Record summary:
Predicted 3D model of RNase P RNA and transfer RNA as a complex of 472 nucleotides. Rfam match: Bacterial RNase P class A. Rfam describes the family as follows. Ribonuclease P (RNase P) is a ubiquitous endoribonuclease, found in archaea, bacteria and eukarya as well as chloroplasts and mitochondria.
RNA sequence: UGAGUUGGCUGGGUGGCCGCGCGUUGAGUCGCUUUUAGGAGUGACUUGAUCCGAGGAACGUCCGGACUCCGAAGGGCAAGAUGCUGGGUAACACCCAGUCGGGGGAACUCGCAGGAAAGUGCCACAGAAAAUAAACCGCCGAUGGCAGUCCUCCCGCUCGCGAGCGGGCUGAACAGGCAAGGUUGAAAAGGUGCGGUAAGAGCGCACCAGCAUUCGGGGUGACUCGAGUGGCUAGGUAAACCCCAUCAGGAGCAAGGUCAGACAAGGGGAGGGCGGCCCGUCCGUGGACACCCCUGGGUAGGCCGCUAGAGCCGGCGGGUAACUGUCGGUCGAGAGGGAUGGUCACCGUUAGCACUUCGGUGUUGACACAGAAUCCGGCGUAUAGGCCGACUCACCAC
RNA sequence: GUGGCCGUAGCUCAGUCGGUUAGAGCGCCGGGUUGUGAUCCCGGAGGUCGGGGGUUCGAAACCCCUCGGUCACC
Repeated sequence: UGAGUUGGCUGGGUGGCCGCGCGUUGAGUCGCUUUUAGGAGUGACUUGAUCCGAGGAACGUCCGGACUCCGAAGGGCAAGAUGCUGGGUAACACCCAGUCGGGGGAACUCGCAGGAAAGUGCCACAGAAAAUAAACCGCCGAUGGCAGUCCUCCCGCUCGCGAGCGGGCUGAACAGGCAAGGUUGAAAAGGUGCGGUAAGAGCGCACCAGCAUUCGGGGUGACUCGAGUGGCUAGGUAAACCCCAUCAGGAGCAAGGUCAGACAAGGGGAGGGCGGCCCGUCCGUGGACACCCCUGGGUAGGCCGCUAGAGCCGGCGGGUAACUGUCGGUCGAGAGGGAUGGUCACCGUUAGCACUUCGGUGUUGACACAGAAUCCGGCGUAUAGGCCGACUCACCAC
Repeated sequence: GUGGCCGUAGCUCAGUCGGUUAGAGCGCCGGGUUGUGAUCCCGGAGGUCGGGGGUUCGAAACCCCUCGGUCACC
């Protein structure tokens, strides 16, 4: 200098004007309560001042918790989730450190990474065969059977120097044996060599690969290194069913708590001095109102929950790290028809154009993704641009 | 807040417990028939299976993430 890997931070700034929401506070109008009155308290509306007012993802709602209510003696089944090891945490499917495997020359990165010798299923097409191996081509035909030959080669037996019988021998490849070689496929039942055989084959042996297992060394562990033994070898698929281990009661702030109005309707009380109606000639309080209480009502509506929290920042200590202990500092939205906006100026960044003394200047634009709603920890996804590290490789120079 | 479903040709849909070249109807294009058009007949084109990654020998289908649409309940 170039190419690359990886971690973290930021994500426009300042000011003016207008506007929005909560809180605090002043004034005005109206209402209610209280007071002899002045006044005081309280609610609604209007208006002034002041304070605060989105994010790294507030998003998706994919996990985990806090909180709240319901349920529950204890245990199990079904359905579900997780799945190498150790640690962190309130908890997790998250994070950290490692192991193993894949990728890369390296930095580094990716992995739903338990079990396929518990069982079941599936493996299209092609191919002989796709999982208890099998047999299309091929090799053999030792063994059993068949045929030939005995003119010629060999052996034995029988009878009249020839013939017959049996065997050797030869042939076909019938029964049968084999799985070395060929063909197919993503995948073909360990590989190479020697022996062996009729031909062959882990059939035997040596070495190698792999599996299981024993012992020893290292490690908390996953695992790893070394030596030995064994049977000779076990296909893939569990992001197919399943098995094993572990975890988990259900619902969700519209959770839930609290205050509690009006109408209809219903129940109860008092019936005393009064009101009107019905019953009764009257006495009568006999009935229904009016009055009071309750139900209606877990209602409408208001308030709480509600934002100080597993919070943030810094120092010191522990730990490789995630994280944690302690001390100090700090407070930064809380709506409920749901606010956080608009505009102008300057600056910043950047793109185009023009000019240029190549330093810049002028002008026109643009400035991402996106927006709280109970809160918190993660994950995933979106994101213009800018800043700061750490590391690897190549080349050059010294 | 909670739970489910869908996305395949221009349109409407099949195919989805993995298997060989992903089909159908309408539409579109070309030709024929007709004096012309429709109808009818013949032939043809047209597909990142919403996107990305993974599992597998093999993915439209299985798994994960994501985008869009839609439905239900409180």